A computed fold for a 240-nucleotide RNA, annotated as Group I catalytic intron.
RNA sequence: CGAUCGGCUGUAAAUGUUGCAGCUUCUACGGGAAACCGUAGUUGAAAAAUCAGGUGAACUCAGGGGAACCCGCCUUAGGCGGGCAAUCCUGAGCCAAGCCGCGGACAGUUCCGCGGAAGGUGCAGAGACUAUCCCGCAAGGGAGUACUGUUCUUAGAGAUAAGGAUGGGAAGCGCCUGAGUCCGUAAAGAGUAAGUGCUCCACGGAUAUGAUAUAGUCCAAGCUCUGAAGUAAUUCAGAG
Numbered sequence: 001c002g003a004u005c006g007g008c009u010g011u012a013a014a015u016g017u018u019g020c021a022g023c024u025u026c027u028a029c030g031g032g033a034a035a036c037c038g039u040a041g042u043u044g045a046a047a048a049a050u051c052a053g054g055u056g057a058a059c060u061c062a063g064g065g066g067a068a069c070c071c072g073c074c075u076u077a078g079g080c081g082g083g084c085a086a087u088c089c090u091g092a093g094c095c096a097a098g099c100c101g102c103g104g105a106c107a108g109u110u111c112c113g114c115g116g117a118a119g120g121u122g123c124a125g126a127g128a129c130u131a132u133c134c135c136g137c138a139a140g141g142g143a144g145u146a147c148u149g150u151u152c153u154u155a156g157a158g159a160u161a162a163g164g165a166u167g168g169g170a171a172g173c174g175c176c177u178g179a180g181u182c183c184g185u186a187a188a189g190a191g192u193a194a195g196u197g198c199u200c201c202a203c204g205g206a207u208a209u210g211a212u213a214u215a216g217u218c219c220a221a222g223c224u225c226u227g228a229a230g231u232a233a234u235u236c237a238g239a240g
Stems, first nucleotide, its partner, number of pairs: 007023006026041006050179006060092006069083006093121003099116007125219001127218004132143004147168009180207006189200004223240007
């Protein structure tokens, strides 16, 4: 340089022989009685990753990394520096419904306070706000709740609040409780057998990642012009 190959799922607006993440095959080490879990490598596996209800809080400060891609210099397949950024994290603080422990109140299977564990926030694109209803196996469809853009009226000193018109219009894959399916059998309990087994119960394990914004409404960005920094990539600010 050319040819051939390229597992499935998720994410990066969409696309994706790209990056990252999850699963899948096998091996080693560690934990476990085992199912299985974790780490490192590997890819021989070809399909899949269930349901219902509850919760909707905190949303802060300070830091450590970072692929692909873009730019510059050296260079000959690699190195150094810069930019952007999918995203991986740490310390402190804070947190709804629940779980564990302690204490208190109380009519009560109820409530309150403190502490702890898990998880979340931090972690969108700078960011603001909101956990509706019906049909459907689902995809989706219908409504127009919360919220929200524009505009008008009323109250108010104002912040703001209420109402009318009109345009849009809604989220768990997190956490908690329960259930279903598959797998295991060490201990405890019950039954049975008679040679240490079998059955039930029970206990344990698995049921992926996706939320560093998922649904939606705003705002921002995207477009044009101007200015500043920079070799450039690009970054910041203003106006339309």
Its mean pLDDT, the model's own confidence on a scale to 100, is 78. Its Rfam family is "Group I catalytic intron". For this family Rfam cites "Self-splicing of group I introns" (Cech, Annu Rev Biochem, 1990).